[in-house]
RNA sequence: UAGUACAGUAGAGGCGCAUUCUUUAUAAGUAGGCUUGUGGAAAUCUGAGGGGAUUAUCGAAACAAGCUAAAAGGAGAGAGUGCCGAAGGAUAUGAUUUUCCCAAUAUUAUAUCCUGGGUAUGCAGUUAAGAGCUGCAUAACUGUCAUCAUUUUAUUGAUGGAGCGCUAUCUGUUUU
Numbered sequence: 001u002a003g004u005a006c007a008g009u010a011g012a013g014g015c016g017c018a019u020u021c022u023u024u025a026u027a028a029g030u031a032g033g034c035u036u037g038u039g040g041a042a043a044u045c046u047g048a049g050g051g052g053a054u055u056a057u058c059g060a061a062a063c064a065a066g067c068u069a070a071a072a073g074g075a076g077a078g079a080g081u082g083c084c085g086a087a088g089g090a091u092a093u094g095a096u097u098u099u100c101c102c103a104a105u106a107u108u109a110u111a112u113c114c115u116g117g118g119u120a121u122g123c124a125g126u127u128a129a130g131a132g133c134u135g136c137a138u139a140a141c142u143g144u145c146a147u148c149a150u151u152u153u154a155u156u157g158a159u160g161g162a163g164c165g166c167u168a169u170c171u172g173u174u175u176u
Base pairs, nucleotide, nucleotide: 002176003175005173006172007171008169009168010167011166014084016083017082018081019080020079021078022077023076024075032068033067034066035065036064037063038062042055043054044053045052046103047102049101050100051099087115088114089113090112091111092110093109094108095107096106116142117141119139120138121137122136123135124134125133126132144161145160146159147158148157149156
């Protein structure tokens, strides 16, 4: 001086990811509540069951009419925050949640595995839902690297891989 390997640091992909607040619509004239009528013994607490508590012949459930009447989750817009395995899933185990037991749902921790990213379409699940989200499959697009060809040596095309990747580095160690 030029490189190798392992770390550190800083970055890139773009309708990029997650999240908070405000607001708007939807949810919905729905759930629920009250009154009246029919009705005539059950009903409620997530559920098959068992236990417990509460309401009920001073009229339960259910149905009809009238009056009244929400909210959560998810979505659009705006303003921020944290970031680039950002994040999202699957399986297993544990903890919390719950009227008690047993299950389920939800939240959370750990371990393993999958996905570079967004979009569209189809199927399935979730949901009030033709929205959104999740999973699988397909299609082109896009970023990155490798190989081959090409090039005005700044490119272009084809094929393929995966984020424990890729780029940069006048940081450290190691080594030629």
This is a predicted structure of a 176-nucleotide RNA (Lysine riboswitch aptamer) from a Bacillota bacterium. The sequence was found by an Rfam model in a public genome assembly. The source organism's lineage runs through Bacteria, Bacillati and Bacillota.